A computed fold for a 506-nucleotide part of an RNA from an uncultured bacterium, annotated as small-subunit ribosomal RNA, 5' domain. It matches the Rfam family "Bacterial small subunit ribosomal RNA". Rfam links the family to the GO terms ribosome and structural constituent of ribosome.
Context: one part of a larger RNA
């Protein structure tokens, strides 16, 4: 000079940023992922008209659509945090002739006939609960099965051309396997489905290079290095297995062990450097600990599932539930770190044809001088140099000091009163923020200063107290009877709503 800081004394306002660094430590409560009825059956309750009515209802038909449920699309994003990782994690800069790809765009063909379930439902049963079991009706764009096949894909072939070893690209010919769903709408169409191609964007692999420590770690290594063959994977590949062979790697530091997310960038510095990675961007691991797969384009899934273990909670002791490193909020440990608020107005995201529904992502408000930054706490005049404090050479004189007082302004700001937005997406409606920010008007200096230091380094000095005491110090040093150095007075200095002091890196 910096800080995500803490601490003591102080504290008036605003703006914009910032806030669990410690126990990846336990966790009470709310919320944080849902939505379509234009994909399916079914439909409660309110409402309207009608019959009956023992005046309490009841039933029927129209409306109307709850709670569920089958179904698709999302839930893999958003948000959190920094344990592990010394790694192709990150960062750059190649490559895939070894890849995959849901919505999205663009081209082009098609979208046919048929079935048999099951959930809700309605009957019945267990179970304290969680939660089943058993029977019987249904419905789909939900599941099955025929028929066709333009291309594509495989094997086999036949020509051309191209490359980078494997090979690639076109044009053919022969087999062989493989698709599809239907709403909505009077229609026009619109939305969807299915095979194919190409984009985009998005992920997965491989490499060459760059960025820590320790050799008081010197040898490691049997799927270990390499080959064949197979399996598996979207995909190369000991990624897995069967045989062979006997190799890989290391002082240019293997192997070990400690520490530690990486980067764009941050503080510093005149650079070169050196420390740092907290907000914000990226990218990467994690979701209670440890393992595994399921589903799907995508996960080996933070608020999904099995199983194990540790902890909690329930319990009728048979069995059962949970997972805040989401957004507040609790309890620990700590010097030390906020509200159980507000809206989906607005940006983005999910679903939807679309109105819209969700969204602790987000926008705002709350609290903390954490930090910057910006106002402010009055101006002008004013000498009897008041009073009062300290001082001193003491009838005095001298600082404090134009400082007060008084007088004449101002009203930033306060308070009160009226007005009063943009942000909204070009008709019309919708703003939580917020009657806020801004404007006028009105009352009145009216509401608002401390903090530290004065021996030198380093700006600014007397007096009293004390007596090697009690203290003070950042170094050298001060105190033992005149202390500019302890403590207090008054004076001065330097900063200022903040000032010292400690930590920590340049």
């Nucleotide at each position: 000079g910096a800080c995500g800081a803490a601490c003591g004394c102080u504290g008036g306002c605003g703006g914009c940023g910032u806030g669990g660094a410690u126990u990846a430590g336990g966790c009470a409560u709310g919320c944080a992922a849902g939505u379509c009825g234009c994909a399916c059956g079914a439909g409660a309750a309110a409402c309207a008209u009608c019959u009956c009515u023992u005046c309490g209802g009841a039933g029927a038909u129209g409306c109307g659509g709850a709670c569920a449920g089958u179904g698709g699309c999302g839930a893999a994003c958003u948000g959190g945090u920094g344990a592990g990782u010394a790694a192709c994690a990150c960062g750059u800069g190649a490559a895939c002739a070894a890849c995959c790809u849901g919505c999205c765009c663009u081209u082009a063909c098609a979208u046919u006939c048929c079935g048999g379930a099951u959930a809700g439902c309605c009957g019945g049963u267990c179970g304290a609960a969680a939660g089943g079991c058993c029977g019987g009706a249904u419905a789909a764009u939900a599941c099955g099965g025929g028929g066709g096949a333009g291309g594509a894909u495989c094997a086999c072939u036949u020509u051309a051309a191209g490359g980078c070893a494997u090979c690639u690209u076109a044009a053919g010919g022969u087999g062989a396997a493989g698709g599809a769903a239907g709403g909505c709408g009077c229609a026009a169409g619109c939305c969807g489905u299915g095979c194919a191609a190409g984009g985009a964007g998005g992920g997965g692999u491989u490499c060459g290079c760059g960025g820590a420590c320790u050799a008081u770690c010197a040898g490691g290594u049997a799927g270990u290095u390499g080959g064949u063959g197979a399996g598996g994977u979207a995909a190369c590949g000991g990624c897995u297995c069967a045989c062979c062979a006997a190799g890989c790697c290391g002082a240019c530091g293997a192997c070990g062990g400690a520490u530690a997310g990486c980067u764009g960038g941050u503080c510093u510095g005149a650079g070169a450097g050196g420390a740092u990675g907290g907000u914000c961007a990226g990218c990467c691991a994690c979701a209670c600990u440890g393992g595994g797969a399921c589903u799907g384009a995508g996960a080996c899934a933070c608020u999904g599932c099995c199983c194990a273990g540790a902890c909690u909670c329930c319990u009728a002791c048979g069995g059962g539930a949970g997972g805040c490193u989401g957004c507040a909020g609790u309890c620990g440990a700590g010097a030390a770190u906020c509200u159980u608020g507000g809206a989906c107005a607005a940006u983005g995201u999910a679903c939807g044809a679309a109105a819209g529904u969700a969204u602790g992502a987000u926008c705002c408000a709350g609290c903390g001088a954490c930090g910057c930054c910006g106002c402010g706490u009055g101006g002008a005049g004013g000498a009897u140099g008041a009073a009062g404090a300290a001082g001193u050479u003491a009838u005095g004189c001298u600082u404090u000091g134009u400082a007060a007082a008084c007088u004449c302004c101002u009203u930033u700001u306060a308070u009160g009163a009226g007005g009063g937005a943009a942000g909204a997406a070009g008709a019309u409606c919708u703003g939580a923020c917020g009657g806020u920010a801004c404007c006028u008007c009105a009352u009145g200096a009216a509401u608002a200063a401390g903090c530290c230091a004065c021996g030198g380094c380093u700006a600014a000095c007397u007096a009293c107290g004390u007596g090697c005491c009690a203290g003070c110090a950042g170094c050298c040093g001060c105190g033992g009877u005149a202390a500019u150095a302890c403590g207090u007075a008054g004076g001065u200095g330097g900063c200022a709503a903040g000032c010292g002091u400690u930590g920590u890196c340049c």
The full RNA is in RNAcentral, with records from ENA and SILVA.